[in-house]
RNA sequence: GAUAAAGGCAAACCUGGGGCGACCCAGGGACGCAAAGCCACGGGACCUCACAGUGAGGUCAGCCGGGUUGCCGAA
Numbered sequence: 001g002a003u004a005a006a007g008g009c010a011a012a013c014c015u016g017g018g019g020c021g022a023c024c025c026a027g028g029g030a031c032g033c034a035a036a037g038c039c040a041c042g043g044g045a046c047c048u049c050a051c052a053g054u055g056a057g058g059u060c061a062g063c064c065g066g067g068u069u070g071c072c073g074a075a
Stems, first nucleotide, its partner, number of pairs: 001072001008033002013028006031062001037068003041065003044060008
């Protein structure tokens, strides 16, 4: 980050399964994405438990920031 090339990923939803739940996995499916590859470090949102204003555990990387790795090469 281009009316480029080769590709890649896969939202919602549906089916099956796991979980108390947020949500996750597999298949189908494409809303979109130049990192929509990876990382829970910071912020934020969500879930569970306890207790009464706070604490503990968990989820989300396609909420934002940050770190790190990668394809191509016009301006």